[in-house]
Context: one part of a larger RNA
RNA sequence: CCUGGCUAAGGGAAAUCGGCAAAUUAGCCCCGUAACUUUGGGAGAAGGGGUGCCAGCCAUGUAGAUGGCUGGUCGCAGUGACAGGGGGGGCCCGACUGUUUAAUAAAAACAUAGCUCCUAGCUAGCCCGUGAGGGUGUGUACUGGGGGCGACACCUGCCCAGUGCCGGCACGUGAAGCCCUGGUUCAACGGGGUGAAGCGCCGGUAAACGGCGGGGGUAACUAUGACCCUCUUAAGGUAGCGAAAUGCCUUGCCGGAUAAGUACCGGCCUGCAUGAAUGGUUGAACGAGGUCCCUACUGUCCCUAGCCAGGACCUG
Numbered sequence: 001c002c003u004g005g006c007u008a009a010g011g012g013a014a015a016u017c018g019g020c021a022a023a024u025u026a027g028c029c030c031c032g033u034a035a036c037u038u039u040g041g042g043a044g045a046a047g048g049g050g051u052g053c054c055a056g057c058c059a060u061g062u063a064g065a066u067g068g069c070u071g072g073u074c075g076c077a078g079u080g081a082c083a084g085g086g087g088g089g090g091c092c093c094g095a096c097u098g099u100u101u102a103a104u105a106a107a108a109a110c111a112u113a114g115c116u117c118c119u120a121g122c123u124a125g126c127c128c129g130u131g132a133g134g135g136u137g138u139g140u141a142c143u144g145g146g147g148g149c150g151a152c153a154c155c156u157g158c159c160c161a162g163u164g165c166c167g168g169c170a171c172g173u174g175a176a177g178c179c180c181u182g183g184u185u186c187a188a189c190g191g192g193g194u195g196a197a198g199c200g201c202c203g204g205u206a207a208a209c210g211g212c213g214g215g216g217g218u219a220a221c222u223a224u225g226a227c228c229c230u231c232u233u234a235a236g237g238u239a240g241c242g243a244a245a246u247g248c249c250u251u252g253c254c255g256g257a258u259a260a261g262u263a264c265c266g267g268c269c270u271g272c273a274u275g276a277a278u279g280g281u282u283g284a285a286c287g288a289g290g291u292c293c294c295u296a297c298u299g300u301c302c303c304u305a306g307c308c309a310g311g312a313c314c315u316g
Base pairs, nucleotide, nucleotide: 001311002310003309004308005307006306007305008304010302011301014300019297027051028050029049030048031047036041038151052073053072054071055070056069057068058067059066060065074078086295087294088293089292090291091290092289093287094286098110099109114149115148116147117146118145119144120143125136126135127134128133153281154280155279157212158211159210162209163208164205165204166203167202168201171200172199173198177194178193179192180191181190182189213231214230215229216228217227240274241271252268253267254266255265256264
């Protein structure tokens, strides 16, 4: 010096990206227990008190035993060792239990109940197979298959111009075949007609892929602009939320907390570039998730020291 372990006056996170690690707490009985809430929960919330041994008495019981009361008694310490929650608050994400990168990632990723859309009338649809055949299913739309979102609650605005899908169809286009015809005969070949799907055309459809503006003026201080004008689009972002896991400028501005806070929480809205099942906004419970604060506690630190065990190493 390394690995493992023990202890430390005073201070108590000042250490550090970060309380990482360690310490604290701990069993059982009694008392007591907030916000919030989906009324189940939160909850072992929090926070207190007790705990050994001995004797007597009481209750229950057939008994073993269990519970209670009173008194006595020992220790620093009575769940005396082992075993054995630190606690609280704010916010983000995901509802939850679950699943995952076997050997660097356990998560906010996946799944999930639930919601919704599309598709299929059964010799169906979808899937496997070259095929025979098989699965779904000896099922039948309260069923099967596929896509998206992701409990619950409140909701889910506008746009069908583009792309896709669905439907329609007078007309246009439209291959082969067929019909007529030219080709001195036959044929090749040529011309005309007929003509399916598709496309054009007409409509529908956004919980389909997706999209959701700019300029100028205006109120009796100023400022702002309910209001007006104009260009333009398929339509110009509604309710919500908002410096956000999304905000460039940015450490935005104000407030809270601190002596001091690029972090955190609340508010504002000037949203570089929020926004509604690519879901929007909430939200109890839950989480080896992320972030901030408080308390307890501590060798993380101020600032190191001592000890135990085993190594490395040195000497023989």
Predicted 3D model of a 316-nucleotide part of an RNA (large-subunit ribosomal RNA, domain IV) from Methanothermobacter wolfeii.
NCBI's taxonomy places the organism under Archaea, Methanobacteriota, Methanobacteriales, Methanobacteriaceae, Methanothermobacter.
Its mean pLDDT, the model's own confidence on a scale to 100, is 86.